[in-house]
RNA sequence: AUUGAACGCUGGCGGCACGCUUAACACAUGCAAGUCGAACGGCAGCACGAGGAGCUUGCUCCUUGGUGGCGAGUGGCGAACGGGUGAGUAACGCGUAGGGAUCUGCCCUAGAGCGGGGGACAACUCGAGGAAACUCGAGCUAAUACCGCGUAAGCUCUGCGGAGUGAAGGAGGCUUCGGCUUCCACUCUAGGAUGAACCUGCGUCCGAUUAGCUAGUUGGUAGGGUAAAGGCCUACCAAGGCGACGAUCGGUAGCUGGUCUGAGAGGACGAACAGCCACACUGGGACUGAGACACGGCCCAGACUCCUACGGGAGGCAGCAGUGGGGAAUAUUGGACAAUGGGGGCAACCCUGAUCCAGCGAUGCCGCGUGUGUGAAGAAGGCCUGAGGGUUGUAAAGCACUUUUAAUCGUGAGGAAGUUGUGAAGGUUAAGAGCUAUCACAAUUGACGUUAGCGAUAGAAUAAGCACCGGCUAACUCUGUGCCAGCAGCCGCGGUAAUACAGAGGGUGCAAGCGUUAAUCGGAAUUACUGGGCGUAAAGAGCUCGUAGGUGGUUGAAUCAGUUAUCUGUGAAAUAUCCGGGCUUAACCUGGAGGUGUCAGGUAAUACUGUUCAACUAGAGUACAGUAGAGGGUAGUGGAAUUUCCAGUGUAGCGGUGAAAUGCGUAGAUAUUGGAAGGAACAUCAGUGGCGAAGGCGUCUACCUGGACUGAUACUGACACUGAGGAGCGAAAGCGUGGGGAGCAAACAGGAUUAGAUACCCUGGUAGUCCACGCCGUAAACGAUGACAACUAGCUGUUGGCCUUUUCGGAGGUUAGUGGCGCAGCUAACGCGAUAAGUUGUCCGCCUGGGGAGUACGGCCGCAAGGUUAAAACUCAAAGGAAUUGACGGGGGCCCGCACAAGCGGUGGAGCAUGUGGUUUAAUUCGAUGCAACGCGAAGAACCUUACCUACUUUUGACAUCUAGAUAAUCCUGUAGAGAUACGGGAGUGUCUUCGGACAGUCUAAGACAGGCGCUGCAUGGCUGUCGUCAGCUCGUGUCGUGAGAUGUUGGGUUAAGUCCCGUAACGAGCGCAACCCUUAUCCUUAGUUGCCAGCGAGUAAUGUCGGGAACUCUAAGGAGACUGCCGGUGAUGAACCGGAGGAAGGCGGGGACGACGUCAAGUCAUCAUGGCCUUUAUAAGUAGGGCUACACACGUGCUACAAUGGUUCGAACAGAGGGGCGCGAAGUCGCGAGGCGGAGCAAAUCUUAGAAAACGAAUCGUAGUCCGGAUUGGAGUCUGCAACUCGACUCCAUGAAGUUGGAAUCGCUAGUAAUCGCGGAUCAGAAUGCCGCGGUGAAUACGUUCCCGGGCCUUGUACACACCGCCCGUCACACCAUGGAAGUGAUUUGCACCAGAAGUAGGUAGUCUAACCUUAGGGAGGACGCUUACCACGGUGUGAUUCAUGACUGGGGUG
Repeated sequence: AUUGAACGCUGGCGGCACGCUUAACACAUGCAAGUCGAACGGCAGCACGAGGAGCUUGCUCCUUGGUGGCGAGUGGCGAACGGGUGAGUAACGCGUAGGGAUCUGCCCUAGAGCGGGGGACAACUCGAGGAAACUCGAGCUAAUACCGCGUAAGCUCUGCGGAGUGAAGGAGGCUUCGGCUUCCACUCUAGGAUGAACCUGCGUCCGAUUAGCUAGUUGGUAGGGUAAAGGCCUACCAAGGCGACGAUCGGUAGCUGGUCUGAGAGGACGAACAGCCACACUGGGACUGAGACACGGCCCAGACUCCUACGGGAGGCAGCAGUGGGGAAUAUUGGACAAUGGGGGCAACCCUGAUCCAGCGAUGCCGCGUGUGUGAAGAAGGCCUGAGGGUUGUAAAGCACUUUUAAUCGUGAGGAAGUUGUGAAGGUUAAGAGCUAUCACAAUUGACGUUAGCGAUAGAAUAAGCACCGGCUAACUCUGUGCCAGCAGCCGCGGUAAUACAGAGGGUGCAAGCGUUAAUCGGAAUUACUGGGCGUAAAGAGCUCGUAGGUGGUUGAAUCAGUUAUCUGUGAAAUAUCCGGGCUUAACCUGGAGGUGUCAGGUAAUACUGUUCAACUAGAGUACAGUAGAGGGUAGUGGAAUUUCCAGUGUAGCGGUGAAAUGCGUAGAUAUUGGAAGGAACAUCAGUGGCGAAGGCGUCUACCUGGACUGAUACUGACACUGAGGAGCGAAAGCGUGGGGAGCAAACAGGAUUAGAUACCCUGGUAGUCCACGCCGUAAACGAUGACAACUAGCUGUUGGCCUUUUCGGAGGUUAGUGGCGCAGCUAACGCGAUAAGUUGUCCGCCUGGGGAGUACGGCCGCAAGGUUAAAACUCAAAGGAAUUGACGGGGGCCCGCACAAGCGGUGGAGCAUGUGGUUUAAUUCGAUGCAACGCGAAGAACCUUACCUACUUUUGACAUCUAGAUAAUCCUGUAGAGAUACGGGAGUGUCUUCGGACAGUCUAAGACAGGCGCUGCAUGGCUGUCGUCAGCUCGUGUCGUGAGAUGUUGGGUUAAGUCCCGUAACGAGCGCAACCCUUAUCCUUAGUUGCCAGCGAGUAAUGUCGGGAACUCUAAGGAGACUGCCGGUGAUGAACCGGAGGAAGGCGGGGACGACGUCAAGUCAUCAUGGCCUUUAUAAGUAGGGCUACACACGUGCUACAAUGGUUCGAACAGAGGGGCGCGAAGUCGCGAGGCGGAGCAAAUCUUAGAAAACGAAUCGUAGUCCGGAUUGGAGUCUGCAACUCGACUCCAUGAAGUUGGAAUCGCUAGUAAUCGCGGAUCAGAAUGCCGCGGUGAAUACGUUCCCGGGCCUUGUACACACCGCCCGUCACACCAUGGAAGUGAUUUGCACCAGAAGUAGGUAGUCUAACCUUAGGGAGGACGCUUACCACGGUGUGAUUCAUGACUGGGGUG
C1' cells in the first nucleotide's frame, strides 16, 4: 500500500459496487422451458350462437364443433442456449501462433422442383390387472406422422456400358370451380455466414530422499470404423518409442484476460466482470437429434432419503429464493417482463428466478452534513500549581444569522423504442385482397415509484466517535498500584516519587468511522536476471584425469540460423494509460487514441556469434641436444645405536624421580671387553633448499619408469580451457588373510601424586607400528585462498638453466621456481600486494541467522567400524568476524613500599581492664561488621545523661507562631503522694505612654498546629573512611583511523614523583607532584620582663636576692642560610648520579598541615539539615525505680607480670609541654596513708599544680612460685556527690590465685626511630590500663628483590565488561514440549494376477413373432423379441507398493 475479510467500540444521509473463501454436506416448499389450432383427429372445461325440454317468463337442464378458443393426445420446433459450481484435471486442459482430412438446424445468396398412391398407430370406445406408479387386450380414426412409385441438374459407386439416390402441405384472396395468385412451410444442389470437431510449434507449479519408463507400446502393410486425419480398432510384419534440455512416479492446482504490490525486473493471487474447459448425488452406458453421451431426458449398478396395501414404486437446488449443518464469517421463501436478450408462433401474443428493479449488511470506494459569525467577567466546574497563577478556552453561556441533510406538504422529467386502428401513396399481384419500404392522424404500453429533480413550511432544530501520547512515532502531567495487578509490534516497562500498568485532566492522529487480528507485496541488494558472495563472518570439492555440456586464436569467401531494421496479420471486449464527454462534484458511466509478444509471415542489412569451405602460426603439441632433483616401483647393500643371547673381568648396588617407590641384582645385576642374533630407522650433509597433482618423499648401488626446465632449428596446424555425472590416487588410525616383531607403545598391571587421580610422573607391557595381498576413503587432507589465460611500480635473498662481459673476485641480462618487504589498487578490519585477496575473461564447486544436525528416515557403498547423500518438528533473538578501551592471568619485562629478607620488641598461653559476638533478661536502647567494625560514635552510663523496661500520670501538649481573656514576673511556705502532680497560705505589683493603649513575662480557652533518637544512608545535602601522599587523571587545537578510538601520556635515560632531559605528528594547557604555610636544627638584627647573670658592686646560712648589666641562655618578631651553587669523575657536551670541599645543616635536612579524576548504591536520617511514608489520649510529654555494669562461652585491643640488664631499702641528680577562678592551692600543722585543718600567692615566663622517673652511688636478696607476681577475698577507712546496694575511685592492715617467656598463626618498627622511663591535658562533681600530647635514656639490622602482600608503567592472551568473587561444560534429579525406533493395529491411494459380469452397443444365430415393398402367392426381402460371443462399470479373492494415524517400551533433542 492492499483485502469477497472477521472481531471490539461507535454509528447521520446519499450515490456506485460487492456479499458461503468453510461441507462438490443434506435438502421441506414455491418458481426457474415452453410454444404452435395458420400441421392433425378432435372437444373434457369456459364463452357465444342455434335447437329442444321443464316451468316459478327469465332461470335451470339437455342436444349441437356452428363460432371464439382449447385440457389431454398425434405432429413440428425448442429443450445441447441461458443460469450454477470448480470436485476432477499438470492435460493440446488453457494461452498464443498456425494447419488440413471435416460437419453445420434455424439465417443469407442463387439454381431446380413440389406429381401420384398406400398401410397404420395414439387420442377415443369397450374390457381387464394394480394400493399406487402405471400397464395389458380388442376395436375405430386424421395429418406437415410413416412407407413405396415417378421425376435427377447435382452427388455416390462403376467393369465407363451403366446402376443407385428427394419432396408435404397450410393460411389469405380471386374464381368461369378447370384453376390462378401471395405468404409461410417442404425436397435436391452450389456458395456464404455462424457454430462445432481434429492436428501441430512454443509457453504453463513443487519434489531426484521418484532414474529408468513403455507391449497397442513405436513404425509399416491391409482391412474396419468415423462427419473427418490417425493404433481410433483388428490381423500380420519389424523392434522400436520416451528420458538428466528430468521420462516415469508422488504432491498440489481449473487455465486466461487480469487483480494487488513494486521505480522496474519481479513476487503473490485468479472473488466480482469477460473468454475457454470440466462437472451436474457416485460410477458406467447408449438413444434421439444439425448439435448431447444431455443440470431441471432415458437405462443399469451403488449410497442416501421418501411413499407403500410389503407385491412394488418415487427422487436428485454446484438454477432463484429458502432450511438444517459446518464455520470467525456472507443477504429476501420480494416485484416485473416496462427495458435488454432468448424460445415458439404469419402475427397478436405466450413463456423466461436470464435480466431489470426493490429489500438486508458502514463490506468497500466516493461525496455531503453534524452549523456560521461575534463573544473576556478570560464565568462556573474539572485538572495542575512554585498558592502568585496556569490550562480546558472563544470553548460554553449570551447576541446576530443560515437551513445543506433529516421531517411534512406539493409539483414533477427521463428511461417508450414500439404495438394497434384509420388514411395516403410505392412494390408484389389480374386485384382497391393479403403482405410490405415510407408518411400523417388517433389510441395505447413503467416493475422501479410516495423515482431523480424543483418548490414551500418550521426550527440550531435531527446527527461524533475511535485509537494513541517511553523511543521507533505526532502528542505530558496528576493520582492509585508497588516485579502485585497488569502492558508489550521490537527494544523493554512495573520491586513506594511509573510521561510505559489503571483512572483522570490535557494533548495528538484519523473521522462515520477508528482500532485489533489474519493474509499478500514492499522496505529485503535477506536467492542478488536487473542486483550478492566464498583467506579469518555461512561458503573452494583432499587431489588429478576425463565424458556430456559451456567457452574458444588470426585471415578470406559463402550462407543468413541467431542479431538488427521495416512492412503485413494477429494479440476479443472489459481493465490500466493519454485526450475528450455525461451524472451539481467525485466514485461511477461513456467516445476516441496509443501501448502490451522469446507470436506468425514478407522484405532488407551482414559488423559480431553460429554453420560450411579455403588458408595461417603467436595458443597447444611433436622431433633434436642438454640440465637439476628425498618424483615413483623392484632387487640388493652399509655403518652407528638400542635390545637379547654367549663368554671374560668385577662387586653391591643399579635404575628412576621434584622426592620416592614398584622393578632388576649375591642364582652376580649395573659398569666394562670380545663375539653372535634380529628387527626397525637412516645422525652429520640439511638449507622459509629440491621433487611431486595432492597425500607425501631423505644411507648407498643397479634396473624399470613419470614429469619439469633450458637452447636452437624443423614439423603438425586450434589439435585448446574448464569439466555435471564417471574413473583413479589419497596421511594416520582401523579391518581381513599370512608373515615379522629390536625399539616404541593405546588397552592392561603395579608404584607414586592427590580429598579422590580410571590422568599428568615412574616400572613393566599386548594389539599396533614393519612386510605381502585386499579393504576403508576420511583429517585444522590448510595457503583454512578451485583451475586456466592476459594485464598492472619497485627493492632484496635463494634454487635450476642459458647469454654477454670480466681485472677471474665479480658485474649485467633473460627465463622457470621458492622467500622477505613494499607503491597503486582492494579489504569490515586484520591484511593481500606479479606466487594478488589488484584489473578482466571462461568454466566448475559451494553459501543464505544460531541451535536441533552433518543428526533422523530412505537410497547407495563397506566384512565391520562407519562413509556419502541429507531433512523436519520444535526452540532462541541472537550466533559470528575483525578491531577498540578497560579488567584479569598460578603471561612476560621494568620499578616501588617495614612487602619480603636482616634485626629489635610484642600479640596468640596467665590474671585483670575494655570493646564485640553469643546467650540471658521486663529491658540488657541504637548504630559500626574483611582490610577500611570490635579502648569504635562514647573527650568519661550511680541519679541526670537515656534514646530501653516496669509502674503512675498529661493531651494545643515539655518546646515555636498566631487569636481571645486574665494577670507583673518572681520568691517563701503547708498538706497528700514514690514523685510528677493536686489543693492551699504569705510576700510582691515590670517598662514605655499621646493615658486610648503597646511591649515583655505568666496563667486560662479554642483551633490552626506542635512533637517523634519512628522507617527509608538503596530518595538526599553535608561530613567522613578507603585505595593512597599511590603518580597518576584529563582537555583544546592538530594529525591518523570508516569507526570505537589512537597520538600527546609511548620510546632512550633519570627521579621520591607524568621529576627533569633527549628523541618524537604533535604543539600547548588544566587538576595532581614539588614549591609557597607551620614547626624543628645554625647564625644575625631588634627588644629585655615575670626570663637571664659574664664582668662590677652590695647582701645572705643559702638562693639573680638587690643595685646594675644587655654579653650569654631564653623569649618572639624580622632576616640570613642550602641552590647540585663550587671541584673531580661518570653520562650524550643533557637531565642527572657518585665522590669531595666548605658548612649548623647536602642533595626533598627531620616532622606536620595539605588527599587529583574517580572506586566501594562504603559509613552516617541517632550531630545537623532534608524529600517521601507512618504516628497524633500516642511511636508525643512528665515522674519514680530498674536496665545499658547480666555471664556456661568465643574473639579483638590493652595493662601487669612471669624476674637478677631484676626486686626491695637508703642516698642523691637532670626535663619538656601543659592546666588553673564554683579554679590551682603554697608555707605551716594533724594522720602510717588516702586525706583533714589552713588560706599566703596567682586570671599566671612572677603564684601554683610539681615530688619527674628510668639513669647514678651503696646495701640486700641468690634462681625459689621466691624479698618475683600481684589477682581474689576479709576488715578498717578517705574523698566526691541529694544519693556510692545494684554500680565509683583511692588508702591502710591482712590474704597471696594464675603465671617460670607462651602451639598453629600473627603485629609494629629503618634513627633521636624501636625499646624503655616518667610527666601533662581534654572529658569531668567523682570515676583511665583508653585517647591526645611532652620530654629523659637510647639501640640492632637492611646481602638483596627469587618468593608472600599491595601498587605504578610498557607489552601479550582473552569466549571476561554487575569486568576472575568473571565466564562456563557435561552427567544426575524434577516438570513440560515436539520428534526417531518399535511386536503390532486401523485406514487412504495404487500396481499385478484371477474371478465375476448389470445396462448398453457391435457381431453371430433362425427358437418365436412380423402392416406397407417384391412375388411364380409357396414365400422372399426387411424388422422385432429371444439366445449367444466380444468389450465393460460395480463387486470379490490373492499378493505387493505407498501414505497417514495409533502403539507397551525405548533413543537422543529442546525449554525451565